[in-house]
Predicted 3D model of an 89-nucleotide RNA (Glycine riboswitch aptamer) from a soil metagenome. The RNAcentral record of the sequence draws on MGnify. Its Rfam family is "Glycine riboswitch aptamer". About the family: This family represents the bacterial glycine riboswitch.
RNA sequence: CCCAGCGGGAGAGUCCGUACGGUUUUGCGGCCGUGCGGCGCCGAAGGCGCAACCGCCCCGGAAACGCUCAGGCCAAUGGACCGCUCGGG
Numbered sequence: 001c002c003c004a005g006c007g008g009g010a011g012a013g014u015c016c017g018u019a020c021g022g023u024u025u026u027g028c029g030g031c032c033g034u035g036c037g038g039c040g041c042c043g044a045a046g047g048c049g050c051a052a053c054c055g056c057c058c059c060g061g062a063a064a065c066g067c068u069c070a071g072g073c074c075a076a077u078g079g080a081c082c083g084c085u086c087g088g089g
Base pairs, nucleotide, nucleotide: 001089002088003087004085005084006083007082008081013039015038016037017036018035019034020033021032022031023030024029040073041072042071046069047067048066049065053061054060055059
């Protein structure tokens, strides 16, 4: 340094319309999920760009900056990065 395990870990619509399914209701309607469409938004998987910066220095490596293709906008999941481990290479 890499892998593994554990812990921490932000931001932005629980938006609107529609179809289907489930649930509730006498019914209208409500709620949840998924697909499609629309507008708005985030940036910390990844990707790309500038280039601060770095190095074996005229050649390379490059951000927590920028773009938002991808991804994401209740929670969950994911998550750059940080800490720990009597672990593995």